[in-house]
Context: one part of a larger RNA
RNA sequence: UUGGGUGUAAAGGGCAUGUAGGUGUCUUUGUAAGUUCUGGCUGAAAUCCUUCGGCUCAACCGAAGAAUGUGUCAGAAUACUGCUAGGAUUGAGUACGGAAGAGGAGAACGGAAUUCCCGGUGUAAGGGUGAAAUCUGUAGAUAUCGGGAGGAACACCAGUGGCGAAGGCGGUUCUCUGGUCCGCAACUGACACUGAAAUGCGAAAGCUAGGGGAGCAAACAGGAUUAGAUACCCUGGUAGUCCUAGCCGUAAACGAUGGGCACUAGGUGUAGGUCCGCAAGGGUCUGUGCCGCAGUUAACACAUUAAGUGCCCCACCUGGGGACUACGGCCGCAAGGUUGAAACUC
Repeated sequence: UUGGGUGUAAAGGGCAUGUAGGUGUCUUUGUAAGUUCUGGCUGAAAUCCUUCGGCUCAACCGAAGAAUGUGUCAGAAUACUGCUAGGAUUGAGUACGGAAGAGGAGAACGGAAUUCCCGGUGUAAGGGUGAAAUCUGUAGAUAUCGGGAGGAACACCAGUGGCGAAGGCGGUUCUCUGGUCCGCAACUGACACUGAAAUGCGAAAGCUAGGGGAGCAAACAGGAUUAGAUACCCUGGUAGUCCUAGCCGUAAACGAUGGGCACUAGGUGUAGGUCCGCAAGGGUCUGUGCCGCAGUUAACACAUUAAGUGCCCCACCUGGGGACUACGGCCGCAAGGUUGAAACUC
């Protein structure tokens, strides 16, 4: 390479938009590039195959024939693919009528709680733990009442509930804004699917500059524990956590399961539409759960939200270690990221 695979054994890109490319609904006309068929030329010899012959047989050797594929030329066929011109509507999209939502951005506002400050009451403890101590407190703490400041997060509602491509999103109101679903069947008429590269988005931590800093809290200090204790426990506490602008580009970025389309028993919840019905209830579409048949699977399990049965496109895997490494390239302020070997060894 062929082949086989990718939930857990090696293997799905973190996610999207989309270029090239690959693939693509029904139907008519033309063409004949692919395709199929026929014929010619070519296709060295040897080899292989068939038949016959020569060494006593065989291997071996000789003769004749056949065969192979490639290229090319001519002719024919038109089912499929392509191309050309037209038509269609079921794929896709648009319009119209409805619907739900923590989808995104900005601004304003609210209450509870923690901490701190001021004042009142009040007196000896408070705090913390397995037990203690460090710590706070007669310079009046803790507790309690009133007032004030400031930052961060939004109890209940809350739900294998909702929304988003993923990361993710949760107090209230307003402004701007993206997507989705259902109904209808008016319009366009294949406009589609996937997608190397590229571009954008991308938790937390980290970085740069300027703010902010209540609580929490790496580092650090002290107290304990212990044989020791650079920990677990306690008292403190700085970066950070928050905001603005810009980087970083990684995660068990997980459903460890790429995207699209079609098909293949059901049962039972739940969310949003819609239809029938007086209601009970039932039908249908889209999502989200559980159970389960056929089938699949090494098993576990999956099972109309497939890991079943097929088609199209992309990504990735090929024994363990060495190695999420080295070298080089690209990117980054740095931290580092990305691409990614070999020797050697089992």
A computed fold for a 346-nucleotide part of an RNA from a Dehalococcoidales bacterium, annotated as small-subunit ribosomal RNA, central domain. Its mean pLDDT, the model's own confidence on a scale to 100, is 86. Rfam family: Bacterial small subunit ribosomal RNA. Gene Ontology terms of the family: ribosome and structural constituent of ribosome. The source organism's lineage runs through Bacteria, Bacillati, Chloroflexota, Dehalococcoidia and Dehalococcoidales.